[in-house]
Context: one part of a larger RNA
RNA sequence: CUGGGCGUAAAGCGAGCGCAGACGGUUUAUUAAGCAAGAUGUGAAAUCCCCGAGCUUAACUUGGGAACUGCGUUUUGAACUGGUAAGCUUGAGUAUGUCAGAGGGGGGUAGAAUUCCACGUGUAGCAGUGAAAUGCGUAGAGAUGUGGAGGAAUACCGAUGGCGAAGGCAGCCCCCUGGGAUAAUACUGACGUUCAUGCUCGAAAGCGUGGGUAGCAAACAGGAUUAGAUACCCUGGUAGUCCACGCCCUAAACGAUGUCAAUUAGCUGUUGGGACACUUGAUGCCUUAGUAGCGAAGCUAACGCGUGAAAUUGACCGCCUGGGGAGUACGGUCGCAAGAUUAAAACUC
Numbered sequence: 001c002u003g004g005g006c007g008u009a010a011a012g013c014g015a016g017c018g019c020a021g022a023c024g025g026u027u028u029a030u031u032a033a034g035c036a037a038g039a040u041g042u043g044a045a046a047u048c049c050c051c052g053a054g055c056u057u058a059a060c061u062u063g064g065g066a067a068c069u070g071c072g073u074u075u076u077g078a079a080c081u082g083g084u085a086a087g088c089u090u091g092a093g094u095a096u097g098u099c100a101g102a103g104g105g106g107g108g109u110a111g112a113a114u115u116c117c118a119c120g121u122g123u124a125g126c127a128g129u130g131a132a133a134u135g136c137g138u139a140g141a142g143a144u145g146u147g148g149a150g151g152a153a154u155a156c157c158g159a160u161g162g163c164g165a166a167g168g169c170a171g172c173c174c175c176c177u178g179g180g181a182u183a184a185u186a187c188u189g190a191c192g193u194u195c196a197u198g199c200u201c202g203a204a205a206g207c208g209u210g211g212g213u214a215g216c217a218a219a220c221a222g223g224a225u226u227a228g229a230u231a232c233c234c235u236g237g238u239a240g241u242c243c244a245c246g247c248c249c250u251a252a253a254c255g256a257u258g259u260c261a262a263u264u265a266g267c268u269g270u271u272g273g274g275a276c277a278c279u280u281g282a283u284g285c286c287u288u289a290g291u292a293g294c295g296a297a298g299c300u301a302a303c304g305c306g307u308g309a310a311a312u313u314g315a316c317c318g319c320c321u322g323g324g325g326a327g328u329a330c331g332g333u334c335g336c337a338a339g340a341u342u343a344a345a346a347c348u349c
Stems, first nucleotide, its partner, number of pairs: 003321004007303002012317001014201004021194003025088007033081002035077008049065006091191001092188004096183004103177007110154001115149007125136002162169002206247006215241002220236004258316006266294009276284002278281001298305002322349003331342004
C1' cells in the first nucleotide's frame, strides 16, 4: 500500500458556509467518450510456458509453437455511466396562512440583596473557627430606623422544558433581525448531497487601549494548623470578573458518537403544530417536528446501542496504525505577547 477500523481499546476536524473535486431523482430522443463484440496492424530478439533436438544425463545450447493479458486503426452494438436536446414532479426551493421559543444585536426600565456614605436610636461588644487568633469597635462598632450612592446578577415561575450550527442563551418592555415547525394550495423544475484549500463563528482564562469596580477573588500580606505548611481553615486584598473597541483560537469545545439520504417491532412520558371523533372536556384517537425513559430483531469484546442506532445500506469528507521519546525538537505559517497550528527522528521497552 492493501486490508481493517474510529461511543469507552489508537482514531469524528469545536462548529458552520462553501469554490474546485467526488457522487447524484425520473421519462423520451440522440450521441458514442467510457463500455462490449468482431476484424486487422503492431506488440524486435532473448526470457517465461508447451512439444521436440544436441552434449552419457542435468544445468546449458538449440528448432518450432503458444503467449506477450498492451497499443493503434476499423466495423458493429446502445443496456449502463458520461455528453447533448426536450420534458416530468417525488428530491430541493419559493409564495400564502397559522404557531412556539432564555435564537442574535441595540436601547430603556423594575424589584430584592450585598457593600459604602449621611443622620437618628442605642451600648459593649462584633466578626470568625474544630478551637483560636489576626481583623473591626468607646474617635461609639455590631444591631435597628430613615434617606442616598454605585456596581453586578436576575429568586419564585423553572421543567430529562424551550431556542441556537456549535460555543452558548434566562427579570420586564420597545426597536432591528436570523432560523424552525405546521396546514393546504399554487409556482420553479434536479436548482441536490458532501466538501481538500479557503472564509466565518468559537466557553473560560489571557493580551492591548480607554472606562468601570458593589460582591467575589489568582497574586500578595497577616492569623492559625503543622515536625515543616510557600496548602487546606480564617482576616484582609490587587489583577481579573463588568462595559466599548481590537486581538488570542484553545477546552472532558462530550452524545468522548462527522454530515446527508433510504429501510427495519413496539410501549411510556413530555414540548410545538395540525386533523378526526363523540359523551364538547382536566376527553379520546390519529398525524407531524423535537426532547427523554424502556425495549423486538439486529449489532457489540463486553458495557451497552436499539426508527434521534452503535441495526441494514448508499454518497462525500476527516482521522487511526504498539508504548515511551512527543503533540516535543527543528523549519514554516499565524500572534503584541502568552502561545497556537503544522509536525519528526535518534534512542528505548

Small-subunit ribosomal RNA, central domain from an uncultured bacterium, 349 nucleotides, folded computationally. It matches the Rfam family "Bacterial small subunit ribosomal RNA". Gene Ontology terms of the family: structural constituent of ribosome and ribosome. The prediction has a mean pLDDT of 90.